[in-house]
Context: one part of a larger RNA
RNA sequence: CUGGGCAUACAGGGCAUGUAGGCGGCCCGAUCCGUCAGAGGUGAAAUCCCCCGGCUUAACCGAGGAAUUGCCUUUGAAACAAUCGGGCUUGAGGACGAGAGGGGAGAGUGGGAAUUCCUGGUGGAGCGGUGAAAUGCGUAGAUAUCAGGAAGAACGCCCGGUGGCGAAAGCGACUCUCUGGUUCGUCCCUGACGCUGAGGUGCGAAAGCUAGGGGAGCAAACGGGAUUAGAUACCCCGGUAGUCCUAGCCGUAAACGAUGGGCACUACGUAGUGGUGGGACCGAUCCCAUCACUGCCGGAGCAAAUGUCUUAAGUGCCCCGCCUGGGGAGUACGGCCGCAAGGCUAAAACUC
Numbered sequence: 001c002u003g004g005g006c007a008u009a010c011a012g013g014g015c016a017u018g019u020a021g022g023c024g025g026c027c028c029g030a031u032c033c034g035u036c037a038g039a040g041g042u043g044a045a046a047u048c049c050c051c052c053g054g055c056u057u058a059a060c061c062g063a064g065g066a067a068u069u070g071c072c073u074u075u076g077a078a079a080c081a082a083u084c085g086g087g088c089u090u091g092a093g094g095a096c097g098a099g100a101g102g103g104g105a106g107a108g109u110g111g112g113a114a115u116u117c118c119u120g121g122u123g124g125a126g127c128g129g130u131g132a133a134a135u136g137c138g139u140a141g142a143u144a145u146c147a148g149g150a151a152g153a154a155c156g157c158c159c160g161g162u163g164g165c166g167a168a169a170g171c172g173a174c175u176c177u178c179u180g181g182u183u184c185g186u187c188c189c190u191g192a193c194g195c196u197g198a199g200g201u202g203c204g205a206a207a208g209c210u211a212g213g214g215g216a217g218c219a220a221a222c223g224g225g226a227u228u229a230g231a232u233a234c235c236c237c238g239g240u241a242g243u244c245c246u247a248g249c250c251g252u253a254a255a256c257g258a259u260g261g262g263c264a265c266u267a268c269g270u271a272g273u274g275g276u277g278g279g280a281c282c283g284a285u286c287c288c289a290u291c292a293c294u295g296c297c298g299g300a301g302c303a304a305a306u307g308u309c310u311u312a313a314g315u316g317c318c319c320c321g322c323c324u325g326g327g328g329a330g331u332a333c334g335g336c337c338g339c340a341a342g343g344c345u346a347a348a349a350c351u352c
Stems, first nucleotide, its partner, number of pairs: 004323003007306002012320001014203004021196003025088007034080001035077008049065002052062003091193001092190003095186005103179007111155001115151008126137002164171002208249006217243002222238004260319006269296012301308002325352003334345004
């Protein structure tokens, strides 16, 4: 390389958007570039294969054939692919009418509880903490309790739900403004406008970085007390970055369904969310059908097993990413990016 693979054994890119490229619905006509068939030319010799012959045999040698899977020319075929022309509506998109939603951004409003701090009152010796203690706090009046005030962050109780939305990261009080996606119904319009997507670009939890604010609680680092053989820990008392806001970086994760995207097909049963249609007496309610989504169970199939099973890990097709024994190593070197931390790309010697 071929091949075989990627839920858990090596392997799905964190997610999207989209360039090149690859692939692409139904019908008619044309062309004949691919494709297919016939003929001709060429495809050196040797080698390989078949057959015959020469050395006593073989190796070796000589002769003939086949092969040389290719290329070129020419004559045809026209199904498929391609191209050109014409048409279609089921893929895709749009329109109109309904719908659900913690989807996103900005501004604003309001809430209660808790915590800490401050002021004042009551009160007078402890509080706190643990397995037990101690460090710590407290007669300069703590803890407890009452009243008042301030601050920041979290939550937003109930509703709340294997319930909803979003591409993923993620999103939960209320109001307003702006805004994205999506579902159902009608089947009105366009007429293949599609799928995927190397590069590129954008988004991307937490931590971390820069600048300026903010700082209640919590809490890396750090200090102290314990425990212990030791204890750079687990437990306790403190505590700074940080956690929060604004602007800008970083670009990682067990970024997980450890399962790339799209289309089609392949038993049921059951529950939920949002629609639509029909029926049972109109309604509530129930039943049936259907579309989209979210779960559980499960036959066939698949699978090493666990399991998975119309939300496939089944059966097929298209496109992308990735894997190829363990260690060395996601490291070195180089390059690109970054303020830095570091990220991305990515070996070899050696060794088992």
Predicted 3D model of a 352-nucleotide part of an RNA (small-subunit ribosomal RNA, central domain) from an uncultured bacterium. Its Rfam family is "Bacterial small subunit ribosomal RNA". Gene Ontology terms of the family: structural constituent of ribosome and ribosome. The coordinates come from a structure-prediction model, not an experiment, and the mean pLDDT is 83. RNAcentral holds the full RNA, with entries from ENA, Greengenes and SILVA.